[in-house]
RNA sequence: UAUUGAUAAAGCCAAACCUGUUGUGAGACAGGGACGGAAAGUCAUGGGACUUAGCACUGUUUGCCAAGUUCGCCAGACUGCCUAU
Numbered sequence: 001u002a003u004u005g006a007u008a009a010a011g012c013c014a015a016a017c018c019u020g021u022u023g024u025g026a027g028a029c030a031g032g033g034a035c036g037g038a039a040a041g042u043c044a045u046g047g048g049a050c051u052u053a054g055c056a057c058u059g060u061u062u063g064c065c066a067a068g069u070u071c072g073c074c075a076g077a078c079u080g081c082c083u084a085u
Stems, first nucleotide, its partner, number of pairs: 002085002005082001012037002017032006035072001041078003045075003048070005054064003
């Protein structure tokens, strides 16, 4: 440097749910808690999903558009621990 990912080792993260704070909302943060994860580390770049406002149609909705959320939905980019070759 490239590849591998084991019932190994050292550590790491933490879904649902509960409590508190915060946001119009999707959600976020902290504590508890573990379903899982070899990138569940970082980046909203492309697609998806979701939220709010507006417009059109319409009357449940659908489409467009703006601003957001989600990287633990997928892809892409960058970086990284251990192990084996």

The prediction has a mean pLDDT of 82. c-di-GMP-I riboswitch aptamer from Sulfurovum sp., 85 nucleotides, folded computationally. The organism belongs to Sulfurovum, within Bacteria.